[in-house]
RNA sequence: GGGCCCGUAGCUCAGCUUGGAUAGAGCGAUAGCCUUCUAAGCUAAAGGUCGCGGGUUCAAAUCCCGCCGGGCCCG
Numbered sequence: 001g002g003g004c005c006c007g008u009a010g011c012u013c014a015g016c017u018u019g020g021a022u023a024g025a026g027c028g029a030u031a032g033c034c035u036u037c038u039a040a041g042c043u044a045a046a047g048g049u050c051g052c053g054g055g056u057u058c059a060a061a062u063c064c065c066g067c068c069g070g071g072c073c074c075g
Stems, first nucleotide, its partner, number of pairs: 001074007010027004020058001030044004051067005
């Protein structure tokens, strides 16, 4: 230098192929219930520029282009 894959909540990931209602799950943390107390169990709410910028579209996490970061392969 070239090719491919990945980047979504504090962590691990789904959703992208096939654009469409308010972006989800588990874990963690927080609060409450329960318990003599803790753990376990139950409940609740919070937590997101969907890596960044631009484009297409009525509408983009999803499609296109560029860039950044990570991994693998080739030279």
Transfer RNA from a Candidatus Micrarchaeota archaeon, 75 nucleotides, folded computationally. The coordinates come from a structure-prediction model, not an experiment, and the mean pLDDT is 81. The organism belongs to Microcaldota, within Archaea. It matches the Rfam family "tRNA". Rfam links the family to the GO term triplet codon-amino acid adaptor activity. The family's RNA type in Rfam is transfer RNA.